The part of an RNA shown here (small-subunit ribosomal RNA, 3' major domain) has 476 nucleotides and comes from a Gammaproteobacteria bacterium. Taxonomically the source falls in Gammaproteobacteria (Bacteria, Pseudomonadati, Pseudomonadota).

Context: one part of a larger RNA
């Protein structure tokens, strides 16, 4: 000077606590762990792995496993020699991957030579091997925690030390007062997006308040008012008042206002810690293989299953199921796309061709919700697992191992132990919608979107993390 203390004192956070939903018990989906297996490919392992890398394992992916083939090689690129074919089409063999066969057969230039393509040697290709404890680059995590440091000066033999400590104050090392410090950097803050208000400009694809016209559909004709769209501004500063305070900083209150002291989300992550994580994204030393540890192919496995744990999802019911009729988003994405009407089917679906490169048209029916009807507390008109059979559709292919439809079937489960997780407001619950991947999907999954929309917070004694001074140490 750290660090550490079951020492102090001060503060802070969904950290307790007040709450509201839950996990922990059932079923099922996923992910890991052990087990199995030729293989069940490799990494992630306290918080900060475990719905993670995987924003899409039938084949391909694929790195594994078995069996069949290959050796300048699937693809690069130097050099020497050989030669005109290679491709492509068709036949045979074969599980393909290849292999014969047969066919056709270079280009510029006059030539010399030169390009491209084949085979032949060679220098070298090639590895998701191994080493994240050799790195790099990116990330997670203390943590959006308030800090961490410089120069100069002064102090100390010195390692340091002051400055950054004290008093108040802030979300904040904010910010103000003192003060042997003055200053200054990196973080705080604001600069930027988004969202809440207005005003301006523009008015088509978008709106329709006035007038007209109508097949009643903003459909027309028309209008810039409105709403919306997207540019440009204005608008929020403790700027005003009153009390508090040291005539500060600041706090408390009101006033106007769409918003009020950081208006709410966002992105932004400081010196630094974990020899954290990644050689399997990529980059790369070193080290290893080099007729294999490298490339091609068929199948096969990542999908197994006495169990274990983690996420979630449907549920156990009447603030509910079922049926029938009604209303109102947004954000998205669409040419190998999205795909309307009509038909046909009980559906899943088919057929079928209209419009759209999209404020025009489509995905597209929003559901919860409101009005009726009907079940009456039961393992049920609750739950829906399982399991049969019959289809659908994508695909060369749905056996292992895909999804969705009908129909039967109708398993557990009647509120959950010990223990634990989240979240303070347009939040939590609830409720449906859409997109990326992606032929199709195992998506109940991530990433968004709007709709209905709560309860609590006396307060910091106690659990847990963290920051500031202090104090003690057989510790570094």
């Nucleotide at each position: 000077u750290g660090a550490c203390g079951g020492g102090g004192a001060c503060c802070c956070g969904c950290a307790c606590a007040a709450g509201c939903a839950g996990u922990g018990g059932a079923a099922c989906a996923u992910g890991u762990g052990g087990u199995u297996u030729a293989a069940u490919u490799c990494g992630a392992u306290g918080c900060a792995a475990c719905g993670c890398g995987a924003a899409g394992a039938a084949c391909c992916u694929u790195a594994c496993c078995u069996g069949g083939g290959u050796u300048u090689g699937a693809a690069a690129u130097g050099c020497a020699g050989a030669g005109g074919a290679c491709a492509g089409u068709g036949c045979a063999a074969g599980a393909g991957a290849u292999u014969g066969c047969a066919u056709c057969u270079c280009c510029c230039g006059a030539a010399a030579g030169g390009g491209u393509c084949u085979c032949u040697g060679u220098g070298u290709a090639g590895g998701u091997g191994c080493u994240g404890c050799a790195u790099g680059g990116c990330u997670g995590u203390c943590g959006u925690c308030a800090g961490c440091u410089c120069g100069u000066g002064c102090c100390g033999u010195g390692a340091g030390g002051u400055g950054u400590u004290u008093g108040g104050u802030u979300a904040a090392g904010u910010c103000c007062a003192g003060c042997a410090a003055c200053g200054a950097g990196c973080g705080c803050a604001a600069c930027c997006c988004u969202u809440a208000u207005c005003g301006u400009u523009a008015g088509u694809u978008g709106c329709c308040a006035a007038c007209a016209u109508u097949u009643a559909a903003g459909g027309u004709g028309g209008g810039g008012a409105c709403u919306c769209u997207a540019g440009c501004g204005a608008g929020a500063c403790u700027g005003c008042c009153u009390g508090g305070g040291u005539u500060a900083a600041c706090c408390a209150g009101g006033a106007g206002g769409a918003a009020g002291g950081u208006g709410a989300g966002g992105a932004u992550g400081a010196c630094g810690u974990c020899a954290a994580g990644u050689c399997a994204g990529c980059a790369u030393g070193g080290c290893c293989c080099u007729u294999a540890u490298g490339c091609c192919c068929a199948g096969g496995g990542c999908u197994a299953c006495a169990c274990a744990c983690g996420u979630g999802u449907u549920a156990c019911a009447a603030u509910g199921g079922u049926c029938g009729g009604u209303a109102c988003a947004g954000a998205a994405g669409g040419c190998g796309g999205c795909c309307a009407a009509a038909c046909c089917g009980a559906a899943a679906g088919g057929u079928g061709g209209a419009g759209c490169a999209a404020a025009u048209c489509c995905u597209a029916g929003a559901a919860a919700g409101c009005c009726g009807a009907u079940c009456a507390c039961a393992g049920u008109u609750c739950g829906g697992a399982u399991u049969g059979u019959a289809g659908u559709c994508u695909g060369c292919a749905a056996c292992u191992c895909g999804a969705c439809u009908a129909c039967a079937u109708g398993a557990a489960g009647u509120u959950g132990g010990a223990a634990u997780u989240g979240c303070u407001a347009g939040u939590a619950a609830u409720g449906g919608c859409g997109u990326g991947u992606c032929a199709g999907c195992a998506a109940c999954a991530a990433c968004g979107c709007c709709g209905u929309g709560a309860a609590u917070a006396c307060g910091u004694u106690c659990u847990c993390g963290g920051g500031u001074c202090u104090u003690g140490u057989a510790c570094a």